[in-house]
RNA sequence: GUUUGAAAAAGGCAAACCAAUCGUGAGGUUGGGACGCAAAGCCAUGGGUCUUCAAAAUAAAUGAAGAUUGCCAGGUUGCCAAA
Numbered sequence: 001g002u003u004u005g006a007a008a009a010a011g012g013c014a015a016a017c018c019a020a021u022c023g024u025g026a027g028g029u030u031g032g033g034a035c036g037c038a039a040a041g042c043c044a045u046g047g048g049u050c051u052u053c054a055a056a057a058u059a060a061a062u063g064a065a066g067a068u069u070g071c072c073a074g075g076u077u078g079c080c081a082a083a
Base pairs, nucleotide, nucleotide: 002083003082004081005080012037013036017032018031019030020029021028022027035070041076042075043074045073046072047071048068049067050066051065052064053063054062
């Protein structure tokens, strides 16, 4: 350096839910909490799902703008061990 892995060691993150707060909304932030996670670190690049707006009576489909990285891929960085 590469690959594989979480058995050990040092650690790390934090689902649901609750409180406060931001947002039309999906959802985000902070604190508590712990379902789980070898990248559950980062990136909205592709797809999926969800939200809003437009024309449209409504709905569906279409277009545009957003959300989701703990939905699946991809890119990139990293601790330990083994080969």

c-di-GMP-I riboswitch aptamer from Candidatus Kuenenia hertensis, 83 nucleotides, folded computationally.
The organism belongs to Candidatus Kuenenia, within Bacteria.
The sequence was found by an Rfam model in a public genome assembly.
Rfam family: c-di-GMP-I riboswitch aptamer. About the family: GEMM was predicted in a large-scale screen for bacterial structured RNA regulatory elements.
The coordinates come from a structure-prediction model, not an experiment, and the mean pLDDT is 84.